[in-house]
The RNA shown here (Lysine riboswitch aptamer) has 164 nucleotides and comes from uncultured Mediterraneibacter sp. Its Rfam family is "Lysine riboswitch aptamer". Rfam's curators write: Riboswitches are metabolite binding domains within certain messenger RNAs that serve as precision sensors for their corresponding targets. Gene Ontology term of the family: lysine biosynthetic process. The organism belongs to Mediterraneibacter, within Bacteria. The model forms 100% of the base pairs in the Rfam consensus. RNAcentral holds the sequence, with entries from MGnify.

């Protein structure tokens, strides 16, 4: 340089079934009552469809969810496991545009978990995501050699094997 195999953990990473709970007596629907002209998945235009044989809100009863995010079990894949930000194409509810959500390229950041902090998703005080700060940890290099100190960064690092 090549191939092969490990570790970093006492919440390692990621997906995935089962199950709980929240989500919630919410969204919705049905009837009453009130209103009295709008209403149709986040907007904006356009199209179509419902309504004076009552739209939209409000409010009483009755009925009654689901999704994502949690939690616990228990399979699979691993160790740039994976997350993220930019891009480009798709998908996605009548068409278009924008935004948000997913999948896939390419590119750029980030050794790992953890805590706070603000700010962003979210029903949420649960939980996530980047920044920031902070002490822990793993690993390699340099000082020291007594406990340790300073940097570094995964295209790293440790093992065998092998080429020049």
């Nucleotide at each position: 340089g090549g191939a092969u195999a490990g570790a970093g953990g006492u919440c390692g990473c990621a997906u995935u079934u089962u199950u709980c709970a929240u989500g919630a007596g919410u969204a919705u629907g049905a009837u009453g009552a009130c209103g009295g002209a709008u209403g149709u998945a986040u907007c904006a235009g356009g199209g179509a469809c419902a309504u004076a044989g009552g739209a939209a809100a409000u409010c009483a009863u009755c009925a009654a969810a689901a999704a994502g995010g949690g939690g616990a079990a228990g399979a699979u894949g691993c160790c740039g496991a994976a997350g993220g930000g930019a891009u480009a194409a798709g998908a996605c509810a009548c068409c278009u545009g924008a935004a948000a959500u997913c999948u896939u390229g390419u590119u750029c950041c980030u050794g790992g978990g953890c805590a706070u902090g603000a700010c962003g998703c979210a029903a949420a005080c649960a939980g996530c995501g980047g920044c920031a700060u902070g002490a822990c940890u793993g690993u390699c290099a340099u000082c020291g050699c007594a406990g340790g100190a300073u940097g570094g960064a995964g295209a790293g690092c440790u093992a065998u094997c092998u080429g020049a």